[in-house]
RNA sequence: AUGUUAUCAAGAAAGGUGGAGGGAAUAGACCCUGUGAAGCCUUAGCAACCCUUUAACUUUAAAGAAGGUGCUAAAUUCUACUGGAAUUGAUCCGGAUAGAUAACUC
Numbered sequence: 001a002u003g004u005u006a007u008c009a010a011g012a013a014a015g016g017u018g019g020a021g022g023g024a025a026u027a028g029a030c031c032c033u034g035u036g037a038a039g040c041c042u043u044a045g046c047a048a049c050c051c052u053u054u055a056a057c058u059u060u061a062a063a064g065a066a067g068g069u070g071c072u073a074a075a076u077u078c079u080a081c082u083g084g085a086a087u088u089g090a091u092c093c094g095g096a097u098a099g100a101u102a103a104c105u106c
Base pairs, nucleotide, nucleotide: 003104004103005102006101007100008099013043014042015041016040017039021032022031023030026080027079028078029077044072045071046070049068050067051064052063053062054061055060076098081095082094083093084092085091
């Protein structure tokens, strides 16, 4: 890098380093940021996909957190394509696409 499945409005930050950007990409909006961005390191935490135990017995429930990942501003920050409600001023509820993460896979 390919594909499949599941989840994505919950939850959880301090320190060091660094020194101007960041919120995936394009466009717009909005927001964070010298009261210190990204990146990197340490420690802590969250969650429970893999995992462990028990029950049930074929895929479900409860508990756990040693280990492998992941995550720790705002819904995946919001919108873009499309269906519906509403009816011209917005808005609301879905779906698709794209993306993120996990497990498996070529």
Annotation
Model confidence (mean pLDDT): 82 of 100. This is a predicted structure of a 106-nucleotide RNA (SAM riboswitch aptamer (S box leader)). It was read from a public genome assembly, where an Rfam model found it.